[in-house]
RNA sequence: UACUUAUAGAGAAAGGUGGAGGGACAGGCCCUGCGAAACCUUGGCAACCUUUCAAGUUCAAUGCUGAUUUCGGUGCCAAAUCCUUUACGAUAAAAAACGGAAAUGAUAAGUG
Numbered sequence: 001u002a003c004u005u006a007u008a009g010a011g012a013a014a015g016g017u018g019g020a021g022g023g024a025c026a027g028g029c030c031c032u033g034c035g036a037a038a039c040c041u042u043g044g045c046a047a048c049c050u051u052u053c054a055a056g057u058u059c060a061a062u063g064c065u066g067a068u069u070u071c072g073g074u075g076c077c078a079a080a081u082c083c084u085u086u087a088c089g090a091u092a093a094a095a096a097a098c099g100g101a102a103a104u105g106a107u108a109a110g111u112g
Stems, first nucleotide, its partner, number of pairs: 001112007013042005021031003026084003043077003048073002052067002055065002085102002088099002
C1' cells in the first nucleotide's frame, strides 16, 4: 500500500509539558483559553488476536456457540461511525421519522 473477512446506538480519563486548534474529507452541528492538537506518565474500557475453562453443538471440536482476560499484541477512553449519501421496504401520494442493505471512513485478523 492493495485485497478478503468481521465489528460498531454499549463501555472506559486523570496529571504534566504545550498554547490554538479539533471532531478523516465537504456541508451541518458540536467540542475547545473552565486550555485544542501533539508528546509524556499513570489509570481504565473492550474482548479482534492471545491466555484459561469445558457446559452445549457436532461424524469429529486442533474450538463452532458460550464463559474468562493472569502475563501479553493492537485498538479505544465527548456526542450513534456525532449527523449526512444511494437504492429498496413500508405509505394512495409527498415530506418527516422508521427498517434492514449498500457506500464512505475507522479498527482488528489474515493474505499478497

Predicted 3D model of a 112-nucleotide RNA (SAM riboswitch aptamer (S box leader)) from an uncultured Flavobacteriales bacterium. Model confidence (mean pLDDT): 77 of 100. The sequence was found by an Rfam model in a public genome assembly. Its Rfam family is "SAM riboswitch aptamer (S box leader)". Rfam's curators write: The SAM riboswitch is found upstream of a number of genes which code for proteins involved in methionine or cysteine biosynthesis in Gram-positive bacteria.